[in-house]
RNA sequence: UACUUAUCAAGAGAGGUGGAGGGAUUGGCCCGAUGAAACCUCAGCAACCGGCCGACAGGAACGGUGCUAACUCCAAAAGCAGCAAUGCUUGAAGAUAAGUC
Numbered sequence: 001u002a003c004u005u006a007u008c009a010a011g012a013g014a015g016g017u018g019g020a021g022g023g024a025u026u027g028g029c030c031c032g033a034u035g036a037a038a039c040c041u042c043a044g045c046a047a048c049c050g051g052c053c054g055a056c057a058g059g060a061a062c063g064g065u066g067c068u069a070a071c072u073c074c075a076a077a078a079g080c081a082g083c084a085a086u087g088c089u090u091g092a093a094g095a096u097a098a099g100u101c
Stems, first nucleotide, its partner, number of pairs: 002100007013042005021031003025076004043068003048064003052059002072093001077090005
């Protein structure tokens, strides 16, 4: 990388370095010199895996990841409802974890 399974409407920030991009892609719409990405330090959220307590349900959060704007920011394939605007549902794609080759 590929495949499989699960989850994705909740939650969580500050400082330093840095200098103009970022929100996966496309189209929107947003964030950004009142400093973007990235890196470092400390902090926090969460509970997928290992471990701990528990008969169980569950609890806590030691370790391994992950995450800390907006529903995965919205849509991008199809179906249903509707005159339409639009709404709902299931997918595709994406992200994270664990496992397999």

Predicted 3D model of a 101-nucleotide RNA (SAM riboswitch aptamer (S box leader)) from Sporolactobacillus shoreicorticis. Rfam family: SAM riboswitch aptamer (S box leader). From the family's description: The SAM riboswitch is found upstream of a number of genes which code for proteins involved in methionine or cysteine biosynthesis in Gram-positive bacteria. The sequence was found by an Rfam model in a public genome assembly.